[in-house]
């Protein structure tokens, strides 16, 4: 800022959204990539790997490779001697074969084989030689490697986790002259010279293992003495004197040079200890504490101290919260927010704690140690059963718990730890990749053109409209994808060395190619429609949505938002000023303590002076890093992420101001309070005192009722009441005065006199010298009622009896009446203890009344004016308020304290304290459960509230219903069906006419483009119609025979029929889906606008007030001034009359009568009342007077009224049936009930003759006349007549006349029987009338109801409409005779205006409390039962240190030795983890039964509350 409380407002006041966040989870859906993050649950249990080693340059050794001196074993070289005669040259030799010439043979050239020969002489054996080679060994030495072990470093860092802890743990700011500090840096100083042991190893032994005895040997930078000792320590004034260190390795030929040791100094780095001041919650936890507080004095420690101990003293904390319980790591920070703050403490970073749980030490510089030791406990594992082994809250993993949180990966390449001189080795620390949209950033899923607005889907008024330029097509582009090439920074002074990584990047090549969803869509909140669904399915954050026309459910189209996400679901803040420092309240909404005096706090009056606590400035210091904010860089950009600056504080230190505020000093009087003078009081205590009632008692009088009530009754009286005289007795309470008077802190206080006593006015201004307000806790007072003891008791009265009333009536009214009510004495401690308003001060226009006093004016003490103090009221200015109201008595305008609120129920409860004899009081929650609850005020409606009014509302009257029969209707039963609606305002009403038809119901038997409309396609010619015979109940079938029309261009076309398709048809549901129409409130006076004006507003004024009228009609007055629908009035009829016309009226004029135009009536005239009006009363005149008489006319509305069956229509169903046609029942039933009517019970009659007088209407498939005929109904007949002309037609009751005499009748007709007569296709179900006979109930009507005020009521009869007829005694109209009464508005009913009250609003047929009774949930109590937690007492006590003992064993050192010094086991004490007893606290979990609570459409019973709620 929004929604939610109401019919509407305002306000309070609470639930909820729109934001943002996240270590998230969960649903659908998922492309790339960067950079981050990832078990919040079981500090639950873990297989398997790995996570702290390094040093061989500190030291002995074992295995190993080379190489080696040496020893062996095989082989055998040149040389040199003997054999031999290859292979080559010399020399002679001249073959084949090429080649020229030629005819050839042949010659020429040219070539040189083969044979023979000389010289020198290789390989090749054979003998000697012994050089080198090879193979082994290798105890000797050198040089790597790898084992353990001794020895040094390191492991106390890094790395996890948050059980404990509320604490100097943590954060900031101090302090350590009360310490320490290995590696590292500086510096000074020094490293001589001696000894002893022991693993390793060998042996030999126990055990399954793990593991160990014994006995021998050996080195060191292992250990121990000695020496020197600068510096240090100690003693001491000092000189001086005492005790006290050390390791050695490497390199080098050596000088040396380095690595390290040792002492001491110093910085650094880290750690220890104390300390100010900050950071949960609970007081239903109030006291806690014995090493507990101090001191002395040993001990102990690296160090200060109850840190430990032994004496001594009795302290120490605590309402500014000890102690105890519950929670919890703490902090930079991180979310959120304008900010203060609120919430949080994942990842990064400091600190601290923790390492299976629980104790303990050793080592070392540090530890009481995560990846070491020792003990117990648990637990899981081996086991030969003797007995052992482990400790992921390190990285991976795995069970398990869960909504849920990842690989049993590369790698030391960087950065950074250990260890070494160093190569290097280690490093699940790190770097990096795997997984997950968990989170931040970016990117992309194509761009442009493209209208025939394709097609498909939705919607629809069918016109179109929207998906929609969206798609298809067409031109492009390649971030991303694939595929191929190239290829990194990260790597230092060289050089190598990359886990990531063939990663990023980069080029290139294809080809829109690989890539959208989730969520909403009723208001809040952006975004509509159609279909299914019918309080079902479901939705839902809140409000609320669905019960047949759902924008809210599910589907689909279409639109919103957002987007590789999107949505729920958890938690956080925010919105919430809804915890209110910024920044809230308390008269009625939650919320003033019942009152006061007063401790502690807090607050505090004028003027100086001091210092400077706190304020203000200004430096300086510190607020780690990162985060935050601006900045300006680096990744292509952001996210990320480097540099710089600012920012962050109840922080220290200094240096300065003194205005306030706290202190200190000293002052004042305006505040307080004192003193004198005065006064007013139901102030309070104790004690006396009095009169009137009221009841009793005792006498007298005197009799039948009292007496109480709306009316009674019960009660008292003949045993003498009531009454009334007179006396006595007792207890309580004090009339008149008495008064929005007085007094008190409240509660409360009231006859009248002593006594004793608080406190308040006034006056003058004497004294103090701030002495002052307020007030947690503690004490005190505290109406009534109630309690405990003891008196007392007239009245009056809970309880309790009784009587009424009542459906009950454990009330309310009435007789009785016990506690109590009254003393005294103690408790109680609570009220709507209210002015629903705490106290003190100041400060802000009045006006008016009273009470108490001063004071002035007047001659005056009186009355009166005037002023002023203190009270008590009441109207109101400003202002305050949500609004009603407050308003110097503040709810105004400030301060200063106190107490209180934080939706609403649960709960003025529980449980637990504390108080109390008890009742019960006080403090005072939680689960659960609603979306409101509340205030104040409007508009209404309503009241067994009120004023005023009006209506046949009552009341005065006449006639009636209600009983009887008989008609109609309904209810209800019944029926195959008794068709359907209506039910106040249905019921002689839809129905102005059910025997068929109507007819919609049943039953039965047909038909299905239909009984009816339009279209469309096809078809029909002896067609369309019409129709004998024949079945049938009839519809229906079936059909001889007769037999058309129009238009025409002669094709042919309408119209008819016939098939078939669309559609027809429904009195079939919805009157709660409508439309018209109607009904009732009501022919009631009322209902409302526009501008103004008033109220924050809903609203109001207007329209209310005085009067009046039938009326909101009309004057007046008024912040209204006008206006509208509605009243009247215009209209009709009727009453008078004037003119005009006039037939069929009458015998004719005038008149009657009919038409039709006009007059006349307006409180217009007089009086008389009234306010100068309105009006009202009387009176003239007048046919008519006060709207003359009636009709028509119905306002804004109400009631989900009433009709879908009068019509119209939405939507739903049906379609061979819910259409439709037919016949035939039925609507007409009948034990009952109830409505509206007829007829009557009789003489104001009944019967019979005789007779008079209307009006208004009907009439052509009509009225129907004379006139015959019948007792009659009617028949016959057919004159007139579309009507002032004919008909219908005789009106009747009236009058005369005559009989009937009070009876079930000569009343009265129901019912029933024979004959008839109409109508009509047909009177059985089921019509009418006429005749004759029959001749029923009924003798005037219980409650209880209707109508009706003048030509009306009643009586009377007459006509219509529906209608063949008629159940009509109904309805509508019409004359005809004609009354009686209204004192009046108390009552009942309605209605209307003003008012009040309201907890009603669907509006009193309203709302709404309680008990039973069902169901569901939470929770209290409880014999009890199972469990955790911290503690105390005592028993036992491990393992350990520290103490004692040490008779046993013992290397260094003393000592010629004996011993001795020291060491160690061993035994022991102290102190203890655990265990175990004992009683008890606190908690939690369960429990037969129990109490109440909340909650649940339709249960019972009552009727307590709201209205005077029917008793306020």
């Nucleotide at each position: 800022g929004g929604g939610u409380u109401u019919g509407a407002u305002c306000c309070u006041g609470g639930c909820u959204c729109a934001g943002g966040a996240u270590g998230a989870a969960c649903g659908c859906u998922g492309g790339c990539g960067g950079c981050g993050u990832g078990c919040u649950u079981g500090a639950u249990a873990c297989a398997g790997g790995c996570a702290a080693g390094u040093c061989g340059a500190a030291c002995g050794g074992g295995c190993u490779a080379g190489c080696u001196a040496g020893g062996g074993g095989c082989u055998g070289a040149a040389g040199c001697c003997c054999u031999g005669g290859g292979c080559g040259g010399g020399g002679c030799g001249g073959a084949a074969g090429a080649u020229g010439a030629g005819a050839a043979a042949u010659c020429g050239u040219u070539g040189g084989a083969a044979g023979c020969u000389c010289a020198a002489g290789a390989g090749a054996g054979g003998g000697u030689a012994g050089a080198g080679g090879u193979c082994u060994u290798g105890g000797u030495g050198c040089u790597g490697g790898c084992c353990a072990g001794u020895g040094g470093c390191g492991a106390a860092c890094g790395g996890g986790u948050g059980c404990g802890u509320a604490a100097c743990a943590c954060g900031u700011g101090g302090g350590u002259a009360a310490u320490c500090c290995a590696c590292c840096c500086u510096c000074a100083a020094g490293u001589g010279g001696g000894g002893a042991a022991u693993a390793a190893c060998c042996g030999u032994u126990c055990g399954a293992a793990a593991g160990g005895g014994c006995a021998g040997c050996u080195a060191a930078u292992u250990c121990c003495g000695c020496a020197u000792g600068u510096g240090g320590u100690c003693c001491g004034a000092a000189a001086g004197g005492a005790a006290g260190a050390a390791a050695g390795g490497g390199c080098g030929a050596g000088a040396g040079c380095u690595c390290g040791c040792u002492u001491g100094a110093g910085g650094a780095c880290g750690a220890g200890c104390c300390u100010g001041c900050g950071g949960c919650c609970g007081a239903u936890u109030a006291g806690c504490u014995a090493g507990u507080u101090g001191g002395u004095g040993a001990g102990g420690u690296a160090a200060c101290g109850g840190c430990c101990c032994a004496c001594c003293a009795a302290g120490g904390c605590g309402a500014u919260g000890a102690u105890c319980g519950g929670u919890a790591g703490c902090u930079g920070g991180u979310c959120u927010g304008a900010g203060a703050g609120g919430a949080c403490g994942a990842u990064c970073a400091g600190c601290c704690a923790c390492a299976c749980u629980g104790g303990a030490a050793c080592u070392g510089g540090a530890a009481c140690a995560c990846g070491g030791u020792c003990c117990a406990g648990a637990c899981u594992c081996c086991u030969a059963c003797g007995g052992g082994a482990g400790g992921c809250a390190g990285c991976c993993g795995c069970a398990a718990g869960g909504a849920a949180u990842a690989u049993u990966g590369c790698a030391c390449a960087a950065u950074g730890g250990g260890g070494g001189g160093a190569a290097c080795c280690c490093u699940g620390a790190u770097g990096c990749a795997g997984c997950a949209a968990c989170g931040c950033c970016g990117c992309g899923u194509g761009g442009g053109c493209g209208a025939u607005g394709a097609a498909g889907g939705c919607c629809u008024u069918c016109g179109g409209g929207u998906u929609g330029u969206a798609a298809a097509g067409c031109c492009c582009u390649u971030c991303u994808c694939u595929g191929a090439a190239g290829g990194a920074a990260g790597a230092g002074a060289c050089a190598a060395g990359g886990a990531c990584g063939g990663u990023a990047c980069u080029u290139u090549a294809g080809g829109a190619a690989u890539a959208a969803g989730u969520c909403u869509c009723g208001g809040c909140u952006a975004a509509c429609u159609a279909c299914g669904u019918g309080c079902c399915a479901g939705c839902a954050g809140c409000c609320g949505c669905g019960g047949u026309a759902a924008a809210a459910c599910g589907u689909a189209g279409g639109a919103g938002a957002c987007g590789a996400g999107c949505g729920u679901u958890a938690u956080c803040c925010g919105g919430a000023u809804u915890u209110a420092c910024u920044g809230g309240g308390c008269g009625u909404a939650a919320a003033g303590g019942g009152c006061a005096a007063g401790u502690a706090g807090g607050c505090g009056g004028u003027a100086c002076u001091c210092a400077a606590a706190g304020u203000u400035g200004g430096a300086c210091g510190u607020g780690a890093c990162a985060u935050c904010u601006c900045u300006c860089g680096g990744c292509u950009u952001a996210a990320c992420u480097g540099g710089g600056a600012g920012g962050g504080g109840u922080c220290g230190u200094c240096c300065a101001a003194a205005a306030c505020u706290a202190g200190a000093g000293a002052a004042c009087u305006a505040g307080a309070g004192g003193g004198c003078a005065g006064g007013a009081g139901a102030g309070g205590g104790g004690a006396g005192u009095g009169g009137a009632a009221u009841u009793c008692c005792u006498a007298g009088u005197g009799u039948a009722g009292c007496g109480g009530u709306g009316g009674a009754a019960u009660g008292c009286u003949u045993a003498g009441a009531u009454a009334u005289u007179a006396g006595g007795a007792a207890a309580a309470a004090c009339a008149c005065c008495a008064g929005u008077g007085g007094c008190g802190a409240a509660g409360g206080c009231g006859a009248c006199u002593c006594u004793c006593u608080g406190g308040c006015c006034u006056g003058a201004c004497c004294c103090u010298g701030a002495c002052g307000c307020u007030g947690a806790g503690a004490g005190g007072c505290g109406a009534a009622a109630g309690c405990u003891a003891g008196g007392g008791g007239a009245g009056c009265g809970a309880a309790c009896g009784g009587g009424c009333u009542u459906a009950g009536a454990u009330a309310c009214c009435c007789c009785g009446g016990u506690a109590g009510u009254c003393c005294u004495a103690g408790c109680c401690g609570u009220a709507a203890a209210c002015u629903u308003u705490g106290g003190a001060u100041a400060c802000u226009g009045g006006g008016u009344a009273u009470u108490g006093g001063g004071g002035g004016u007047c001659a005056a003490c009186a009355a009166g004016c005037c002023c002023u103090c203190a009270g008590u009221g009441c109207c109101g200015a400003a202002g305050c308020g949500a609004a009603c109201g407050c308003g110097u008595u503040a709810a105004g305008u400030a301060u200063c304290c106190c107490g209180c609120c934080u939706g609403g129920g649960g709960a003025c409860u529980a449980c637990g304290g504390c108080c109390g004899c008890a009742a019960g009081g006080u403090u005072a929650a939680a689960a659960c459960u609603c979306a409101a609850a509340g205030g104040a005020a409007u508009u209404g409606a309503c009241g067994g509230g009120g004023a005023c009014c009006c209506g046949c509302a009552c009341a005065a009257g006449c006639a009636g219903c209600g009983g009887a029969g008989c008609g109609u209707g309904u209810g209800g039963u019944u029926u195959a069906a008794u068709u359907c609606g209506a039910u106040u305002g249905a019921c002689a009403c839809g129905a102005a006419g059910a025997a068929c038809c109507u007819u919609a119901c049943c039953u039965g038997g047909g038909u299905u483009u239909g009984a009816c409309a339009u279209g469309u396609a096809g078809g029909u010619a002896g067609u369309a119609g019409g129709g004998a015979a024949g079945c049938g109940a009839a519809a229906g079938c079936a059909g001889a025979c007769c037999g058309a029309c129009c238009c025409u261009u002669c094709g042919g076309g309408g119209a008819g029929c016939c098939u078939g398709c669309a559609c027809a048809g429904g009195u079939g549901c919805u009157g709660c889906a409508u439309g018209g129409c109607u009904g009732u409130c009501g022919u009631c006076a009322g209902c409302u606008c526009g501008u103004g004006c008033c109220g924050u507003g809903a609203g109001g004024u207007g329209u209310u007030g005085g009067g009046u009228u039938a009326a909101g009609u009309c004057c007046c007055a008024c912040a209204a001034c006008g206006a509208g629908c509605g009243c009247a009035a215009c209209c009709c009829c009727u009453g008078u009359u004037g003119c005009c016309a006039g037939u069929u009226a009458g015998a004719g004029a005038u008149u009657u009568c009919u038409g039709g135009c006009g007059a006349g009536a307006c409180u217009g005239c007089c009086g008389g009342c009234a306010u100068a009006u309105a009006a009202c009363c009387g009176g003239a005149g007048g046919a008519a007077g006060g709207u003359g008489g009636g009709g028509a006319u119905g306002a804004c509305g109400u009631c989900a009224a009433g009709u879908c069956a009068g019509c119209a229509u939405g939507g739903c169903c049906u379609u061979u049936a819910u259409a439709u046609c037919c016949a035939g029942g039925g609507c007409u039933a009948c034990a009952c009930g109830c409505a509206c009517g007829c007829u009557a019970c009789a003489a104001u009659g009944g019967u019979c003759g005789g007779u008079a007088c209307a009006g208004a209407g009907g009439g052509g498939c009509g009225c129907g006349a004379a006139g015959c005929c019948g007792c009659g109904a009617g028949g016959u007949g057919g004159a007139g007549c579309a009507a002032a002309u004919c008909u219908c037609a005789g009106a009747a009751a009236g009058c005369c006349g005559a009989u009937c005499u009070c009876a079930g009748u000569u009343c009265a007709g129901a019912u029933u029987g024979c004959a008839g007569g109409c109508u009509g296709c047909a009177a059985c179900c089921c019509g009418c009338c006429u005749g004759c006979a029959u001749g029923a109930a009924g003798u005037c009507g219980g409650a209880g109801u209707u109508g009706c005020u003048a030509g009306u009521a009643a009586c009377c009869g007459c006509a219509g409409g529906u209608c063949a007829g008629c159940c009509a005694u109904a309805c509508u109209g019409c004359g005809g005779u004609g009354a009686a009464u209204a004192c009046g508005u108390u009552c009942c009913c309605g209605g209307g205006u003003c008012u009040u009250g309201u907890a009603c609003a669907c509006a009193c047929c309203g709302c709404c409390c309680g008990u039973c009774a069902c169901g569901u949930c939470a929770u209290g109590g409880a014999a009890g039962c199972u469990g955790g937690c911290a503690a105390u007492a005592c028993c036992u006590a491990a393992a350990g240190u520290c103490g004692g003992u040490g008779a046993g064993c013992u290397a260094a050192c003393c000592g010629a030795a004996a011993g001795g010094g020291g060491g160690c086991a061993a035994c022991u004490g102290c102190c203890u983890a655990a265990g175990g007893u004992a009683g008890g606290g606190c908690u939690a979990g369960u429990a037969a039964c129990u109490g109440g609570g909340a909650c649940g459409a339709a249960g019972u019973c009552g009727a307590a509350a709201c209205a005077a709620g029917g008793u306020a």
Source information:
A computed fold for a 1512-nucleotide RNA from a metagenome, annotated as small-subunit ribosomal RNA. It matches the Rfam family "Bacterial small subunit ribosomal RNA". Its family is annotated with ribosome and structural constituent of ribosome in the Gene Ontology.